[in-house]
RNA sequence: UGCAGAGUAGGAUUACCGCGUUAAGUGUUGCAAAACGGGAUGUUGUUUGCAAACGAAAGACGUUGUCUGCGAUGGUUGUCCGCGUCCGUUGCA
Numbered sequence: 001u002g003c004a005g006a007g008u009a010g011g012a013u014u015a016c017c018g019c020g021u022u023a024a025g026u027g028u029u030g031c032a033a034a035a036c037g038g039g040a041u042g043u044u045g046u047u048u049g050c051a052a053a054c055g056a057a058a059g060a061c062g063u064u065g066u067c068u069g070c071g072a073u074g075g076u077u078g079u080c081c082g083c084g085u086c087c088g089u090u091g092c093a
Stems, first nucleotide, its partner, number of pairs: 001093005010081004015076004019071003028052007038087005058068004
């Protein structure tokens, strides 16, 4: 110097364990903040807080708890996917 690669936030999904079904959670909108390949910059996306609007599927057994469901439901785990530019990094020449 050239060629090839790895890794973030996160997304999809499997399995397991929970929560709710006495409606929390999820989703939507607005405002603010935070983190986000090792560095710089930038994009997309994510999370948190506050506010607002909206809003749900129960059933069986038979007795206060078990089962089957339902919820854009939570967590863990596995699998797959997952940075534009420059530098760095790994391998080869």